Large-subunit ribosomal RNA, domain IV from a hydrothermal vent metagenome, 307 nucleotides, folded computationally.
Rfam family: Bacterial large subunit ribosomal RNA.
Model confidence (mean pLDDT): 85 of 100.
[in-house]
Context: one part of a larger RNA
């Protein structure tokens, strides 16, 4: 000098940094006091205060023993309060031992996961919905026999989607699926008729299953949910009108968002200074309703941000 594990530090206190990462701080027990919100259970140890060691005195409650009997006295304990005094820098003195409060996003929660770079907003979940299934069920395994679900029976079993709760879940069946129907058309083999004097092969008819055509239904099935022009007595805007077009033209909501290119959008708050964060606005490049929409107390080694 450099590296590792640590300890203390004047004055300042996040100026460091992507970011308070790391460190520090908080910490036990008793008493007190506790806001918004809320599913009334919580939040909560909210936050914020006070006490805590030793000695003495005086009480309260109570167990027990002796004496005595007047509901008392004395002793040994347990527990609890008040007053006074003592020492220290410091009385939970060491060890041990929560930092906290706001705002936003996501996921309701406890749980599960990439054994050895990811613990999460991913998976699961209760709840909700749909489909199949009447039992020799349906589904799954198997070539079959047979087995599992299940020695269960629709309040059951299986499959798929969504994901507590609250509030809702709009329009479209044209396309692709699925379901039902079907006078007629199409439709293979087999069967059968004709053709050739007969037989074989061929050629050509008839009949005809499922399926298809056709007719309906079905979107918590796969999915989809427009453009142009004009218009109100300042301007602007356009409730209104016209037109093309579609299966229907995006409803309620939410919205520069985990989604916004332009973009560091506009305004407000926060800062001395804000590509940040929060609120608000809305022609949203390219939001949107169980591919769930919007809220949401509690919870989170989740993400962002303020003190």
């Nucleotide at each position: 000098a450099u590296c590792g594990a640590c300890u203390c530090u004047a004055g300042g206190g996040a100026a460091u940094u992507c970011g308070g990462c790391a460190a520090a701080a908080u910490a036990g027990c008793c008493c007190u006091c506790u806001g918004a919100c809320u599913u009334c259970g919580g939040u909560u140890g909210a936050a914020g205060g006070g006490g805590u060691c030793c000695c003495a005195g005086c009480g309260g409650u109570u167990g027990u023993a002796a004496c005595g009997u007047a509901u008392g006295u004395u002793g040994c304990g347990a527990u609890u309060g008040c007053u006074g005094g003592g020492c220290u820098a410091a009385g939970a003195u060491a060890u041990u031992a929560g930092g906290u409060c706001g705002g936003u996003c996501c996921g309701a929660c406890u749980g599960u996961u990439u054994a050895a770079u990811a613990a999460a907003a991913a998976c699961a979940u209760a709840g909700c919905c749909a489909a199949c299934u009447g039992c020799u069920a349906g589904a799954c395994g198997g070539g079959a026999a047979c087995g599992u679900u299940g020695u269960g029976u629709a309040u059951a079993g299986u499959u798929g989607g969504u994901g507590a709760c609250u509030u809702c879940u709009g329009c479209c069946c044209a396309g692709u699926g699925c379901c039902a129907g079907u006078a007629u058309c199409u439709g293979a083999a087999a069967g059968u008729g004709g053709u050739u004097u007969u037989c074989a092969a061929g050629c050509u008819g008839c009949c005809u299953a499922a399926g298809g055509a056709c007719u309906g239904g079905u979107a918590a099935a796969c999915g989809g949910c427009g453009g142009g022009g004009g218009u109100a007595a300042c301007u602007a805007u356009g409730a209104c009108c016209c037109u093309c077009u579609u299966a229907a033209g995006g409803u309620a909501g939410c919205g520069a968002a985990a989604u916004a290119c332009c973009u560091u959008g506009g305004c407000c708050a926060u800062u001395a200074a804000a590509u940040g964060u929060g609120g608000u606005c809305g022609u949203g490049c390219a939001u949107g309703a169980a591919c769930g929409g919007a809220g949401u107390a509690a919870c989170g080694a989740g993400a962002c941000u303020u003190a």